[in-house]
RNA sequence: AGUGGUGAUAGAGGUGCGGACGUCAAAAGUAGCACAGCAGAGGAUGAUGAACUCCUUUGAAGCUGUGUGAAAGGGGCGGACCGCCGAAGUGAUCAGCCAUUCAUCAAGCUGAUUGCUGGUUCUGCAUUUAAGAGGUGCAGGGCUGUCAGGACAUUGACCUGUUCUGGAGAGCUAUCUCACCU
Numbered sequence: 001a002g003u004g005g006u007g008a009u010a011g012a013g014g015u016g017c018g019g020a021c022g023u024c025a026a027a028a029g030u031a032g033c034a035c036a037g038c039a040g041a042g043g044a045u046g047a048u049g050a051a052c053u054c055c056u057u058u059g060a061a062g063c064u065g066u067g068u069g070a071a072a073g074g075g076g077c078g079g080a081c082c083g084c085c086g087a088a089g090u091g092a093u094c095a096g097c098c099a100u101u102c103a104u105c106a107a108g109c110u111g112a113u114u115g116c117u118g119g120u121u122c123u124g125c126a127u128u129u130a131a132g133a134g135g136u137g138c139a140g141g142g143c144u145g146u147c148a149g150g151a152c153a154u155u156g157a158c159c160u161g162u163u164c165u166g167g168a169g170a171g172c173u174a175u176c177u178c179a180c181c182u
Base pairs, nucleotide, nucleotide: 002180003179004178005177007176008175009174010173011172014085016084017083018082019081021078022077023076024075032068033067034066035065036064037063038062042055043054044053046105047104048103049102050101051100088117089116090115091114092113093112094111095110096109097108118144119143120142121141122140123139124138125137126136127135128134146167147166148165149164150163151162152161153160
């Protein structure tokens, strides 16, 4: 010098990712509560079934009117802080937690395994949600970083720039390190 490595450390992409705090709008004049009227036997978990306990003809569930009247999740803004660059997000499977108890399902939270996504943005359809916000899935575009290859500048070669095509973060850059080989 070469070959191999999910080796170590430090970095880059940019409306970059996530968290916490403050504030604003919205949720919403909604849920709930009180009173009045109707009503007339059921009601108490998100649903179903069973059980236990409690409430209920001194009026349950439900409907209407009047008065009062929230919050959570999600979102915008903030040079205002923290952790970072598979940051993180998400699908599937499994396990646990959750609600009076049990069983099943659903939702939510946590963890493990595994698949996908370089980042970001827009459009369409579907879904979630109070929602034309936001999220998610599928499909199709744009911009952008990186590596490889092609063309041109432009050459003997290197470097650099522009442009085209393609790939993926188990990537890329830099410096080390281990093994093999010479």

Description: Predicted 3D model of a 182-nucleotide RNA (Lysine riboswitch aptamer) from Jeotgalibacillus sp. R-1-5s-1. Model confidence (mean pLDDT): 78 of 100.